Transfer RNA from a Candidatus Woesearchaeota archaeon, 73 nucleotides, folded computationally.
Its Rfam family is "tRNA". From the family's description: Transfer RNA (tRNA) molecules are approximately 80 nucleotides in length. Their secondary structure includes four short double-helical elements and three loops (D, anti-codon, and T loops). Further hydrogen bonds mediate the characteristic L-shaped molecular structure. tRNAs have two regions of fundamental functional importance: the anti-codon, which is responsible for specific mRNA codon recognition, and the 3' end, to which the tRNAs corresponding amino acid is attached (by aminoacyl-tRNA synthetases). tRNAs cope with the degeneracy of the genetic code in two manners: having more than one tRNA (with a specific anti-codon) for a particular amino acid; and 'wobble' base-pairing, i.e. permitting non-standard base-pairing at the 3rd anti-codon position. Its family is annotated with triplet codon-amino acid adaptor activity in the Gene Ontology. Rfam classes the family as a transfer RNA.
Model confidence (mean pLDDT): 82 of 100.
Taxonomically the source falls in Candidatus Woesearchaeota (Archaea, Nanobdellati).

[in-house]
RNA sequence: GGGCCUGUAGUCUAGCGGUCAUGACGCCACCCUUACACGGUGGAGGUCCCCAGUUCGAAUCUGGGCGGGCCCA
Numbered sequence: 001g002g003g004c005c006u007g008u009a010g011u012c013u014a015g016c017g018g019u020c021a022u023g024a025c026g027c028c029a030c031c032c033u034u035a036c037a038c039g040g041u042g043g044a045g046g047u048c049c050c051c052a053g054u055u056c057g058a059a060u061c062u063g064g065g066c067g068g069g070c071c072c073a
Base pairs, nucleotide, nucleotide: 001072002071003070004069005068006067007066010025011024012023018056027043028042029041030040031039049065050064051063052062053061
C1' cells in the first nucleotide's frame, strides 16, 4: 500500500428497517444473617465510534473518516 471482518452501559453480549435497545457480570439501596458470604427485590448507568446519505421511519442499509483484528504484498 491492497483485501476482508469488526465497533451497542465499567466488562461481555442479544437485537429479521417499525412500540420503552436485551440479558449476564460488576455498582448502589433494601430484605435475609449476630455478622459476612450466598440468595431475593428494586434502582442507577447507553448521545448504539464520528460525519453525511437513503427512507414516513436507521443501532440495523449506503458512502467517507477514525479505532481494533486477520490475510496478502